[in-house]
RNA sequence: CUUUUAUCUAGAAAGGUUGAGGGAUCAGGCCCUGCGACACCUUGGCAACCACACUUUUGUGAAUGGUGCUAAUUCCUGCCCAUGUUUUUGGGGGAGAUGAAAG
Numbered sequence: 001c002u003u004u005u006a007u008c009u010a011g012a013a014a015g016g017u018u019g020a021g022g023g024a025u026c027a028g029g030c031c032c033u034g035c036g037a038c039a040c041c042u043u044g045g046c047a048a049c050c051a052c053a054c055u056u057u058u059g060u061g062a063a064u065g066g067u068g069c070u071a072a073u074u075c076c077u078g079c080c081c082a083u084g085u086u087u088u089u090g091g092g093g094g095a096g097a098u099g100a101a102a103g
Stems, first nucleotide, its partner, number of pairs: 001103008013043005021032003026078004044070003049066003052061003074095001079092004
């Protein structure tokens, strides 16, 4: 990087460095940000995918390890269907993120 598969409305912040942009990409909207964002580091925390324990139903537990995460539903929309009728609501898809497995 590609494929398969599961999940994505819950949850969880302090300090340091830096100094202007950031929220994946494009567009529109909305928002965060010199009361210091983003990023990186340290410490903590959340969660429970894998490993683990007990069980056999694929359930319960723990948090030691491997990941992951720690503003806003994946911030919302974009395509399709239904609904509604003046732009709403619901479902699906696409794209994306993360884990596991395989190549």
Model confidence (mean pLDDT): 85 of 100. A computed fold for a 103-nucleotide RNA from an Ignavibacteria bacterium, annotated as SAM riboswitch aptamer (S box leader). Of the family's consensus pairs, 97% are formed in the model. Lineage of the source: Bacteria > Pseudomonadati > Ignavibacteriota > Ignavibacteria. The sequence was found by an Rfam model in a public genome assembly. Its Rfam family is "SAM riboswitch aptamer (S box leader)". Rfam's curators write: The SAM riboswitch is found upstream of a number of genes which code for proteins involved in methionine or cysteine biosynthesis in Gram-positive bacteria.